[in-house]
Context: one part of a larger RNA
RNA sequence: UUGGGUGUAAAGUGUCUGUAUGUGGAUUUUUAAGUCCACCAUCAAAUCCCAGGGCUCAACCCUAGACAGGCGGUGGAAACUACCAAGAUGGAGUACGAUAGGGGCAGAGGGAAUUUCCGAUGGAGCGGUGAAAUGAUUAGAUAUCAGAAAGAACAUCAACGGCGAAAGAACUAUGUUGGACCGACACUGACACUGGGAGAUGAAAGCUAGGGGAGAUAAUGGGAUUAGUUACCCCAUUAGUCCUACCCGUAAAUAAUGGAUACUAGGUGCUACACAUAUCAACCCAUGCAGUACUAUAACUAACAUGUUAAGUAUCAUACUUGGGGAGUACAUUCACAAGAAUGAAACUA
Numbered sequence: 001u002u003g004g005g006u007g008u009a010a011a012g013u014g015u016c017u018g019u020a021u022g023u024g025g026a027u028u029u030u031u032a033a034g035u036c037c038a039c040c041a042u043c044a045a046a047u048c049c050c051a052g053g054g055c056u057c058a059a060c061c062c063u064a065g066a067c068a069g070g071c072g073g074u075g076g077a078a079a080c081u082a083c084c085a086a087g088a089u090g091g092a093g094u095a096c097g098a099u100a101g102g103g104g105c106a107g108a109g110g111g112a113a114u115u116u117c118c119g120a121u122g123g124a125g126c127g128g129u130g131a132a133a134u135g136a137u138u139a140g141a142u143a144u145c146a147g148a149a150a151g152a153a154c155a156u157c158a159a160c161g162g163c164g165a166a167a168g169a170a171c172u173a174u175g176u177u178g179g180a181c182c183g184a185c186a187c188u189g190a191c192a193c194u195g196g197g198a199g200a201u202g203a204a205a206g207c208u209a210g211g212g213g214a215g216a217u218a219a220u221g222g223g224a225u226u227a228g229u230u231a232c233c234c235c236a237u238u239a240g241u242c243c244u245a246c247c248c249g250u251a252a253a254u255a256a257u258g259g260a261u262a263c264u265a266g267g268u269g270c271u272a273c274a275c276a277u278a279u280c281a282a283c284c285c286a287u288g289c290a291g292u293a294c295u296a297u298a299a300c301u302a303a304c305a306u307g308u309u310a311a312g313u314a315u316c317a318u319a320c321u322u323g324g325g326g327a328g329u330a331c332a333u334u335c336a337c338a339a340g341a342a343u344g345a346a347a348c349u350a
Stems, first nucleotide, its partner, number of pairs: 004321003007304002012318001014201004022193002027086002031082001033081002035077006042070002049065001051063004091191001092188003096183002099180001103177004108172002110154001114150004119145003126135001163168001206247001208245004215241001220236004259316005266295006273288002299306001324349002332343004
């Protein structure tokens, strides 16, 4: 490499869009490139196979023949793939009518809490811990009340719930904007799937510039603990955390499970919608569709488990894997302001 695999043993790119390539639904024609059939020519001899013969047998040798297959040519077949042409609607999409939603962005507004400041009351304690101490306090703290300011985060509702490609996203209302489901069946008529390279997006931390800085808090300084403490505990506290603009491009970026399509027992919930019932309204019940959970049969699995949301049965294209360590290291290249990221070995070793 092949074969086999990728939830947990090595292995699904963090996620999406999409070019090339590859693959592609049903019907009726055309052509004959692939495909199939027949014939012709050719593929040296030896070898292999097989029949007969010769060395006393055998190895060996001699003679004759064939299978299978390749390349080329001629003639035919037309099921399948492909090509040509046509029409159709189930896949896909557009328009229409309703619906739900923490989907995105923008600028406004709100209250609770915390801290600080100011004023009043008051007069010795407060804080903290396993116990203490550092600490703050008679220059009046803690506590209580009134007022002001600031920044960050939005209790309850809240859910096994909803949305988004993922990252993610929750106070309130407004503006703007993306997607989805359902219904009806008006339109296009296979327009589809995947996707190397490419592009977009991408938590936290980190970087650059300018603001901001309440709380909590890496680093750091003290106090404890301890034989010792670069820690756990306590007292302080900086960067950063927040905003604007740019960069970085990584996470146990996880469902450790890539995407699409079809098929394969049920049962129980929830969410959105339709239909039916209901005089109306709110439920309930039956059915359909989409999503999201639990349980379970067949099947699968090393087991655990999975089980119509598959890890079952199949097809398509794609990514990745091939013993541990060395090592996600070295070298080199590309990218980045840097930190570093991406690609990514070998010697050696057991």
This is a predicted structure of a 350-nucleotide part of an RNA (small-subunit ribosomal RNA, central domain) from Viscum album. It matches the Rfam family "Bacterial small subunit ribosomal RNA". Gene Ontology terms of the family: structural constituent of ribosome and ribosome. The organism belongs to Viscum, within Eukaryota.